A computed fold for a 371-nucleotide RNA from a soil metagenome, annotated as Bacterial RNase P class A. It matches the Rfam family "Bacterial RNase P class A". Rfam's curators write: Ribonuclease P (RNase P) is a ubiquitous endoribonuclease, found in archaea, bacteria and eukarya as well as chloroplasts and mitochondria. Its family is annotated with dimeric ribonuclease P complex, ribonuclease P activity and tRNA processing in the Gene Ontology. It is annotated as a ribozyme.

RNA sequence: GGGGGUUUCCCCGGCUUGCGGGCGAAAGAGGGAGGAAAGUCCGAACUCCACAGAGCGGUGUGCCGGAUAACGUCCGGGAUGGCGGGUCCAAGCCCGUUAGACGGAAAGUGCCACAGAGAAGAUACCGCCUCGCUAUCGCGGGGUAAGGGUGAAAAGGUGCGGUAAGAGCGCACCGCCCGGGCAGUAAUGCACGGGGCAUGGCAAACCCCACACGGAGCAAGACCAAAUAGGGGAGAAGUUUGGGUGGCGACACUCAAUGCGUCUCGGCUCGAGGCGCCAAACUUCCGGGUAGGUCGCUUGAGCUGCACAGUAAUGCGCAGCCCAGAGGAAUAACCGUCCAGGCGGGAAACCGCCGGACAGAAUUCGGCUUA
Numbered sequence: 001g002g003g004g005g006u007u008u009c010c011c012c013g014g015c016u017u018g019c020g021g022g023c024g025a026a027a028g029a030g031g032g033a034g035g036a037a038a039g040u041c042c043g044a045a046c047u048c049c050a051c052a053g054a055g056c057g058g059u060g061u062g063c064c065g066g067a068u069a070a071c072g073u074c075c076g077g078g079a080u081g082g083c084g085g086g087u088c089c090a091a092g093c094c095c096g097u098u099a100g101a102c103g104g105a106a107a108g109u110g111c112c113a114c115a116g117a118g119a120a121g122a123u124a125c126c127g128c129c130u131c132g133c134u135a136u137c138g139c140g141g142g143g144u145a146a147g148g149g150u151g152a153a154a155a156g157g158u159g160c161g162g163u164a165a166g167a168g169c170g171c172a173c174c175g176c177c178c179g180g181g182c183a184g185u186a187a188u189g190c191a192c193g194g195g196g197c198a199u200g201g202c203a204a205a206c207c208c209c210a211c212a213c214g215g216a217g218c219a220a221g222a223c224c225a226a227a228u229a230g231g232g233g234a235g236a237a238g239u240u241u242g243g244g245u246g247g248c249g250a251c252a253c254u255c256a257a258u259g260c261g262u263c264u265c266g267g268c269u270c271g272a273g274g275c276g277c278c279a280a281a282c283u284u285c286c287g288g289g290u291a292g293g294u295c296g297c298u299u300g301a302g303c304u305g306c307a308c309a310g311u312a313a314u315g316c317g318c319a320g321c322c323c324a325g326a327g328g329a330a331u332a333a334c335c336g337u338c339c340a341g342g343c344g345g346g347a348a349a350c351c352g353c354c355g356g357a358c359a360g361a362a363u364u365c366g367g368c369u370u371a
Stems, first nucleotide, its partner, number of pairs: 001338002004335004009032003016025004034358001038369002041367005046217004053270004058213005063077005078102001080099008103208002108206002110202003125148002127144007156174006175197001176195004181190003221295004231286005240257007259277006302321005308315002339356001341354005
């Protein structure tokens, strides 16, 4: 750790039963922590804010296609990098596997410490070649960027030729740019033609592009009961017109418009609307009362099996199942038994002892991450 028995706790249930007839007790049957319940990193369902438009700003995501309620998740594919193998003179190419902060560096701005000659319109330290001077050591002029050094990174790569020595200087093959063609839904790939060929990296730098985005959260929220002080103060602008009813009149009540105040989906502006109007609504300060009960609360984008479609993620159909709902927070205690594993004894059979990870729901679900 598995399973059995007994007892206890929680949910559910209501055989049966008591009494003053709407209150109470209550048997059996059935059920009772996860694959991560953790983290609270994403996404939602649900609830409330009365409806929620446009612009600016802000936040998030970022190859292509698909899945999904949705996601920053998952599946398939593509390019790139790492690792391993094969092939080639070599660069390179092919196969397998793996990874994600994988849009844009030719719109602009910015950064690349130190080292180094020089860090992106950059460069000659050592070196190589050549000329002159010199007994020699060496010095000066010119050419060079192949070799070496510094560095994370040094201005296409490998090979051959050529050169005084070198260099795309030339050629071949890769890489890059341009052009159309073919394959593919697409990312992209393949072959052909042309060109010696623009200037590295960083956008988890600012930025540009595309797409998406109200807020708060079950301590959300709904209802019932009770109690208190229908408590007191401050804020800003501040009107008018028309109709109806009553009244002798002053005026009162009511409806509508206008105006004013205030609030609303986060920041600002505009629009749209709610509430209130000579005192209220709203905002805010001081003070007082209450902290009780019921619901939300578990049938769910649910699980299992079969079949079909699909490379897969997954979807549709049929059948079966119900699988915690506590409320300071239940699921435990004892007994015996079986088995992983370990130690000791034993030739073996077996015997004895120890012993079984991470870890406990609290509205629910899909992921991710961690143990």

The model forms 98% of the base pairs in the Rfam consensus.